The RNA shown here (small-subunit ribosomal RNA) has 1520 nucleotides and comes from a bacterium. It was read from a public genome assembly. Rfam family: Bacterial small subunit ribosomal RNA. Its family is annotated with structural constituent of ribosome and ribosome in the Gene Ontology.
[in-house]
RNA sequence: UAAAUGGAGAGUUUGAUCCUGGCUCAGAAUUAACGCUGGCAGAGUGCAUAACACAUGCAAGUCGAGCGGAAUACGUAGCAAUGCGUAUUUAGCGGCAGACGAGUGAGUAACACGUAAGCAAUCUACCCUCGAAUGGCGAAUAACCUGUCGAAAGGCAGGCUAAUGCGCCGUAUUCUCCCGAGAAGGCAUCUUCUUGGGAGGAGAGACCCGCAAGGGUCGUUCUUGGAGGAGCUUGCGGCCCAUCAGCUAGUUGGCGGUGUAAUAGACCACCAAGGCUACGACGGGUACCCGGGCUGAAAGGCCGGACGGGCACGAUGGCACUGAGACACGGGCCAUACUCCUACGGGAGGCAGCAGUGGGGAAUUUUGGACAAUGGGCGAAAGCCUGAUCCAGCAACUCUGCGUGAGGGACGAAGGUCUUCGGAUUGUAAACCUCUUUUGCAUGGGACGAAAUCCCGCAAGGGUCUGACGGUACCAUGCGAAUAAGCCACGGCUAACUAUGUGCCAGCAGCCGCGGUAAGACAUAGGUGGCGAGCGUUAUUCGGAAUUACUAGGCGUAAAGCGAGUGUAGGCGGGCGCUUAAGUCCGACGUUAAAUCUCCCGGCUCAACUGGGAAACGUCGUCGGAUACUGGGUGUCUCGAGUAGGGUAGGGGGCAGCGGAAUUCCCGGUGUAGCGGUGAAAUGCGUAGAUAUCGGGAGGAACACCUAUGGCGAAAGCAGCUGCCUGGGCCUUUACUGACGCUAAGACUCGAAAGCUGGGGGAGCAAACAGGAUUAGAUACCCUGGUAGUCCCAGCUGUAAACGAUGAUAACUAGAUGUGGGAGGUAUCGACCCCUUCCGCGUCGUCGCUAACGCUUUAAGUUAUCCGCCUGGGGAGUACGGCCGCAAGGUUAAAACUCAAAGGAAUUGACGGGGGCCCGCACAAGCGGUGGAGCAUGUGGUUUAAUUCGACGCUACGCGAAGAACCUUACCUGGGCUCGAACGACUAGUAGUAGUCCGGUGGAAACACUGGGCGACCCGCAAGGGAGCUAGCCGAGGUGCUGCAUGGCUGUCGUCAGCUCGUGUCGUGAGAUGUUGGGUUAAGUCCCGCAACGAGCGCAACCCCUAUCCGAUGUUGCUACCCCGCAAGGGGAGGACUCUUCGGAGACUGCCGCGGAUAACGUGGAGGAAGGCGGGGAUGACGUCAAGUCCUCAUGGCCUUUAUGUCCAGGGCUACACACGUGCUACAAUGGCGCGAACAGUGGGAAGCAAUACCGCAAGGUGGAGCAAAUCCUCAAAUCGCGUCUCAGUUCAGAUCGGGGGCUGCAACUCGCCCCCGUGAAGGUGGAAUCGCUAGUAAUCGCUGAUCAGCAAUUGCAGCGGUGAAUACGUUCCCGGGCCUUGUACACACCGCCCGUCACACCACGAAAGCCCAUUGCAACCGAAAUUGCCUCUCGUAGGCAAUGAAAUUGUGAUUGGUGAUUGGGGUGAAGUCGUAACAAGGUAGCCGUACGGGAACGUGCGGCUGGAUCACCUCCUUU
Repeated sequence: UAAAUGGAGAGUUUGAUCCUGGCUCAGAAUUAACGCUGGCAGAGUGCAUAACACAUGCAAGUCGAGCGGAAUACGUAGCAAUGCGUAUUUAGCGGCAGACGAGUGAGUAACACGUAAGCAAUCUACCCUCGAAUGGCGAAUAACCUGUCGAAAGGCAGGCUAAUGCGCCGUAUUCUCCCGAGAAGGCAUCUUCUUGGGAGGAGAGACCCGCAAGGGUCGUUCUUGGAGGAGCUUGCGGCCCAUCAGCUAGUUGGCGGUGUAAUAGACCACCAAGGCUACGACGGGUACCCGGGCUGAAAGGCCGGACGGGCACGAUGGCACUGAGACACGGGCCAUACUCCUACGGGAGGCAGCAGUGGGGAAUUUUGGACAAUGGGCGAAAGCCUGAUCCAGCAACUCUGCGUGAGGGACGAAGGUCUUCGGAUUGUAAACCUCUUUUGCAUGGGACGAAAUCCCGCAAGGGUCUGACGGUACCAUGCGAAUAAGCCACGGCUAACUAUGUGCCAGCAGCCGCGGUAAGACAUAGGUGGCGAGCGUUAUUCGGAAUUACUAGGCGUAAAGCGAGUGUAGGCGGGCGCUUAAGUCCGACGUUAAAUCUCCCGGCUCAACUGGGAAACGUCGUCGGAUACUGGGUGUCUCGAGUAGGGUAGGGGGCAGCGGAAUUCCCGGUGUAGCGGUGAAAUGCGUAGAUAUCGGGAGGAACACCUAUGGCGAAAGCAGCUGCCUGGGCCUUUACUGACGCUAAGACUCGAAAGCUGGGGGAGCAAACAGGAUUAGAUACCCUGGUAGUCCCAGCUGUAAACGAUGAUAACUAGAUGUGGGAGGUAUCGACCCCUUCCGCGUCGUCGCUAACGCUUUAAGUUAUCCGCCUGGGGAGUACGGCCGCAAGGUUAAAACUCAAAGGAAUUGACGGGGGCCCGCACAAGCGGUGGAGCAUGUGGUUUAAUUCGACGCUACGCGAAGAACCUUACCUGGGCUCGAACGACUAGUAGUAGUCCGGUGGAAACACUGGGCGACCCGCAAGGGAGCUAGCCGAGGUGCUGCAUGGCUGUCGUCAGCUCGUGUCGUGAGAUGUUGGGUUAAGUCCCGCAACGAGCGCAACCCCUAUCCGAUGUUGCUACCCCGCAAGGGGAGGACUCUUCGGAGACUGCCGCGGAUAACGUGGAGGAAGGCGGGGAUGACGUCAAGUCCUCAUGGCCUUUAUGUCCAGGGCUACACACGUGCUACAAUGGCGCGAACAGUGGGAAGCAAUACCGCAAGGUGGAGCAAAUCCUCAAAUCGCGUCUCAGUUCAGAUCGGGGGCUGCAACUCGCCCCCGUGAAGGUGGAAUCGCUAGUAAUCGCUGAUCAGCAAUUGCAGCGGUGAAUACGUUCCCGGGCCUUGUACACACCGCCCGUCACACCACGAAAGCCCAUUGCAACCGAAAUUGCCUCUCGUAGGCAAUGAAAUUGUGAUUGGUGAUUGGGGUGAAGUCGUAACAAGGUAGCCGUACGGGAACGUGCGGCUGGAUCACCUCCUUU
């Protein structure tokens, strides 16, 4: 020297994600206020509200050197009267100043302010400066005196007097004006200078020195220039509303006047008809403006308190006077309101000066000191005045600084809190030891700010006086840790955590959200974090917020492209030159006041604060320069645009005519009982002849096939054929014009359907309406009818999902393919084909873009121009107002209030009265049941003193309970016990104690009281201790609560085939891929393919039983052969067989054929005891249901402790109008009964099983061989044979009841089981509905066991064997499940979500007959002061008249606000009513516009949209 100092985000929409988007927070600031707290000092600040009202004091006076008096004091002359002089004071006259200073911000949207210019259109007291003067006269008046009115305030009359007061005369320079001449300059009118002539205009003295002359000082008059001040004009700049669109008669201009210091419609007369406005006039609202302040990275946004500049105002409104200056805060006049005085006649007043008071308010100070300093006024000066100012006081109101101590100190004290009871923490913190003394208190000293003015002096210089603050700051000494810490927070954002209390209560909360019994979110405590004489809260501003986007946003689906076009203003605009220099750029000069900000250097001990210097500050002005770009002017060009020529396609538009098919109606014929319609019906039509069919006719509307993601048009939209008129496009060719272009606010035009007006027309269809159905209802969907309407003409309406949800134009950026219209080339006889090119309409796709979906030369890509539109959801496209419309309504378009979301795209699930594939006793095909009866059992309900508790769709209900007479037992009633029914610790006591035996009394028992007998242990010499017992105390005990605090265990989906992970890859991400696809399987089983490759938990296999065989083993099992035996595997014997136990083998799609892809696998076959997981069991993935269980057990917390514990007796759990579940037995002949005969397997047995035998009809009894079991015990039944019964309430069925017995047990009354005799109910195969089962299964038959004294049990449960079927076409449907896909507004996941009316409460808003206030326009009336003009006059400060004129009054408009019976919709509000509209095909797809209808959501008609699912077809495309 140059450059630079500058930018953070987070929470909240979701199950999760990305985006959009709002809300909220962290920061800084403040004239602040409030809550808690408060030691000191410095600097600053302090009515934001009522420009509300003000008591009291003060805030503007000064000059005697302008004047005449008066008073007081002193001196002096005089005898005195009286006079003279000096000093002080000053009422009056006079001068200057009261226009500054001080206050406030009401008004004002304006040349008010800011900035830059101009005045050739101006003024200026005091001050400085140049020059020249200061001559002569005159008339009054206040004070004063006299009289008088009044309560007062104040006057009135007469008389005297002075001046730097007033008047007159004279004179005058470079003054002013007029006329003439000349010169110079400028900016149009003009200005300046020189010169000649003419006219006009002044004055005041005072003081000092001096004997005087005279001199000096201050004044006065005229004049020049200056400085500062003031006035006027202009460009530019800075608020909101267009729901203010038109405004304006002095309005715009001119001529001539008036007026002013001066220009000017400022004012007046006349003339003209102009002026302003979309670049926002006019109107309304709000507001003093600026330097600057706050914030911000900046750009910006907000503010204008303090300080400084300007403006405005002075109770409200008006007015002038004086003056250099005012229309004057502490001057005047008038009016109004208010206040005060009054003798009622009249008067007085203006704190938005400083203090202060009341009031208002969340809120803002002392009725202080001093003129010492600075400044101001007056004065010659001394000086006086100064609430300006300087200081002090009050207030943590702000900023800044300091302090409340420092070092050491572990036994980590006590106390507090927590605790897993070990400890941790408070915490070096305290105590204690050593030290310091800022602050404080005391004592002593003690400022700077002060030097001028003044006096002396020629001067240099010298001298004297002065401090409110203040005995303050500061300095020194002494004392002693002594006098000094709080506030907020602690769930996340956001630094900081535990305990207790509370129990959706009390409360918190900035947002999200906490609180319903274990709250880190409430309250308290301990602890911790943050800041600190403060800390929090509230309010406001900026920031974050790129959330109004200039810097720097968007508009397909999130909010957002006008329905479309034509075109005005405006904005933007092709190539090449020349010119200009407005924009643009550069330089210089001027200015941008000071303060502030930034930097540097200083002064207060530092800092805040402050002094000096520098830099900086503009969309500014002037001059000069540059000329690339833009603009202006001008010339030229052809590629943009257009015109002409030649062709060409087309449902483009308008008018007219014509045509055939079909529906309906009419006539006639044939013909007969139905037709029609629906899911099914009915209404309706038809024997008066329908429907059907044939012929003829009428009439209206629409134009099948062709027809096509084909064509045309700006869009809406356009379709039979022909003619006429007419618009636009495309292709091609050259010629012409020469930028003529693009866009487009307003404006204008067109604009589906519905709708409206008038007139026609009316076949079909069809809102409304009627009827029939459906339905809980059905104002609907379905059906039968049916009117507006649909059609035409004329006019209106102006809206649609008017959509590509995509504005117009131009350029550029890979391709592929199809199709419509042209042109060219090649080729052909010709037509195709093929190639190139232009213009349309589609599909796919690269780059790129996008939140994603998607778009992609027809962009949503990359650029440019212009227009329109958006800014959270709801309220609301609503209200009010305006405009349009006949109406319906359209267009433009808010706010209050309310919510923390609303939303887009995509993801994973779940769901669908979506789709595809597949499975399951899911259906179907079968067999047998349940539901009806009686009984058993469980549950609900009811009852009860109690009927203990739990379990409640599937997955509670013969469940916990594999056994309730007592016990069990948890319940009830009554009676007892209280350290207790077990155990431990501590303390104390206890000796014939503990223990044990025999009693007694009361009692239902428990228990209470009590008698007698026997009688202890261990250590130690002993004392004593231990153990025991008793008592106290601490722990006990609880089937009390919470299964929604839990562990464990269990159920269920489901033995369903699924659930996941690692790495990689894809996606911004949630996630996806793998796991999807093609096959296959019981299976995510396996194979193939594939951006996946692997792996885990599940599946399967491994385990057990069973079916075949082999080997081994043979007792208690077996017995073929041999022997014994009347018989019996009874014995000998045997291991062959059965069987037992152990160990092996076997089955693997291994083999073959076929199918399949050469695979997996399927199918058939062979072999085999068994064949394609052989049959059965055990085994239950990730998870779901806050599923079940605190009453199995365990366990946190809570509750209880002479009871919710515990013991006992009795009762209850067994009740009984009823309802349900699960079963048993039946209803009979495939049966019952009787007699006879046959064949199992699992098991159990010692407080047990029990045989033979005997007794009893039987249950059972007596008795006790055998058996701790392949040894003993434990009758199988259905079945078979024979007989009987013969279809009945029976020889079926067995309930119920009576009687008599047996067994168990302390005890069968409540309340057990069994036997015998008698009794002999309902029931004749079961409504709607519903269950199980696919083979050794169902069905049927019996047997065994657990629990257990006995038994509800021959009905339950768990097992065992005997006999032993039928059927499966198949997957349309019901249910459940799996995979893929699709839609979704669901995610507590369809038992979801959600709409509207009605009812209730609250809130804000609109309408409303009116009522009230305010502001304002116009008009009229009245009219004060004042000014101007005129007149009069006694000439006085007089009188009169006129005009203008504030306030007031009246009328009539406009605008804003308030209020208003009633009324309208809207919003909000845990559990109200009615329905079910929407989200899935939401059960009638939904939505848009419109019309009609309806309790309501809504329904229907017409037209439109896909932002509709599903199935099929067509077209196009992609891949092979």